Predicted 3D model of a 132-nucleotide RNA (FMN riboswitch aptamer (RFN element)). The prediction has a mean pLDDT of 82. It was read from a public genome assembly, where an Rfam model found it.
[in-house]
Parts: sequence; C1' cells; structure tokens
RNA sequence: UAAGUUCUUUGGGGCGGGGUGCAAUUCCCCACCGGCAGUUAAAGUCUGCGACGUAAAGGGGAGUCGAAUCUCUUUGCCUGAACGGGUGAAAUUCCCGUACCGACGGUAUAGUCCGGAUGGUAAAAGAAUUAC
Repeated sequence: UAAGUUCUUUGGGGCGGGGUGCAAUUCCCCACCGGCAGUUAAAGUCUGCGACGUAAAGGGGAGUCGAAUCUCUUUGCCUGAACGGGUGAAAUUCCCGUACCGACGGUAUAGUCCGGAUGGUAAAAGAAUUAC
C1' cells in the first nucleotide's frame, strides 16, 4: 500500500393538542418521523440493497404407523410513495411551493401504542493475520 481471511463493536425514528364516542396515541382536524450503499451536489418518493410476508429444495430438533408442526441455510417470488419553479457546470438529492407513502399479529379501523424482537439484517468502524 492493496486484497483475502478471522474476530470485535455499532447498526430505525415518530402522537403533543383538540373533537366524537361506553370505548380510539387506531376514526376526524392539526402535529410528528424517515434504515444502508450509490448517484457530477446533500434523496422516505431516482437506482440498487435490507427488513416484513411467501414458495421450493436441503440440513437439524421434537414427534409419529405415516404426517402435521418448530427451526436453520440456500434459491426464487413479493416489495409503498413527487411533481412544479429557482440557483448552478452539475441537483427527481440543495432552496421555495404544493403533494404523496409507510409489513405482519393484537386492540374501536395504528407509519407513531403493545407483540414476534434483549431477535435478525443491508452496512459502517476497528483489531489481528497473510501477501507485495
């Protein structure tokens, strides 16, 4: 200096006020929030990834006449939403304006409460080691 391997740590935010009602942080009015990498310039809405959900194959646990079932891995599927104007060499990323979106289970209908989850993960930082 560069790459590989191993290990460690980190790794998601937000309901405050009012109304209706027997009951709502779930409805109505206002409010609030925005994972990771990339992109000539900073992104919830661009591109890709992760999370949730789901199918198949394989491994494992328990169990059985056989199964159902639980769990892990791999591969696949699924996977929301933005326009107009301005500045500029360059911005769907900045500024102004007006919009829009947000898994599953529970509960008076939930992006914000409770739960799976003291979980998992994209990834980031550091250390050790090897090589030149």